Predicted 3D model of a 73-nucleotide RNA (transfer RNA) from Longimicrobium terrae. The organism belongs to Longimicrobium, within Bacteria. The prediction has a mean pLDDT of 80. It matches the Rfam family "tRNA". The RNAcentral record of the sequence draws on ENA and Rfam.
RNA sequence: GGGUCGGUAGCUCAGCCGGUAGAGCACUCGGCUUUUAACCGAAUGGUCGUGGGUUCGAGCCCCACCCGACCCA
Repeated sequence: GGGUCGGUAGCUCAGCCGGUAGAGCACUCGGCUUUUAACCGAAUGGUCGUGGGUUCGAGCCCCACCCGACCCA
């Protein structure tokens, strides 16, 4: 330098053919318990890597760039 894959909640990851973004764990509060743990319930938490474009509408499609892993040279 070229190519493939990935970047979504604090962490690990879903998200189908474009239609108002979710789960588990963690954290907080409550229930249970003498207390803790475990278990049960609830709430909170997102510029979807960045910037443009297409579209009535983009996590998803197109372009450029940044970061990571791997392959080729």